The RNA shown here (SAM riboswitch aptamer (S box leader)) has 105 nucleotides and comes from Maledivibacter halophilus. Lineage of the source: Bacteria > Bacillati > Clostridia > Peptostreptococcales > Maledivibacter. The sequence is in RNAcentral, with records from Rfam and Ribocentre. Its Rfam family is "SAM riboswitch aptamer (S box leader)". Rfam links the family to the GO term regulation of gene expression.
[in-house]
Parts: sequence; C1' cells; structure tokens
RNA sequence: ACCUUAUCAAGAGCGACGGAGGGAAUAGGCCCUGUGAAGUCCGGCAACCGGUAUAAAGUACACGGUGCCAAGUCCUACGGAAUAAUAUAUUCUGGUAGAUGAGGA
Repeated sequence: ACCUUAUCAAGAGCGACGGAGGGAAUAGGCCCUGUGAAGUCCGGCAACCGGUAUAAAGUACACGGUGCCAAGUCCUACGGAAUAAUAUAUUCUGGUAGAUGAGGA
C1' cells in the first nucleotide's frame, strides 16, 4: 500500500521554540495566518484497543498503545426528496472519497 468493520454535528493553551505558509487528492469556493502558518516540545481533549476496578456491565478510571486539539470530514462537485423561485438557491438524506481505531492476509 490492500481488505473488513465501527465512528466522524461535541471536546481540547493569548505556553515555549520556529519563521511562511495552512485547511487530504483534483477542481471551484470560502476561510485561518507576522495580533505568528507548517513543524518540534510542553499542555490539554476524548475513550477506539489493551489494562485496572466492579457480582457483572454498553459503568468508572485515564495506567499503556494510538488518535485528536478553527470552521459538520470547512462547503460543493455523484444521486434522491422537499421548499422557494425561475433555471438558480436553500434544507434534509444516501453514496463516492477521506480521517481515526481495531482486526486480517
């Protein structure tokens, strides 16, 4: 890298270093950023797996392994339905794709 499966509307620092980018891919948007981006350290959030507790647990802890810490996965691009209106917009919903955990070969 691939397959299966669960979740993805919540949550998380005016800290230190750093010094210009970042928000998955392609495209169109829109946004964040010298009032300091990415990255590293510290800090924190959560509870997927393991662990511990419990008579037991879909309960609790946060010890270990991850993960995450602007905006619904930032929105749309492929469909369906509804509403308004006049050829578009909005809302809901399902896929595709993505992210994360666990398992597999």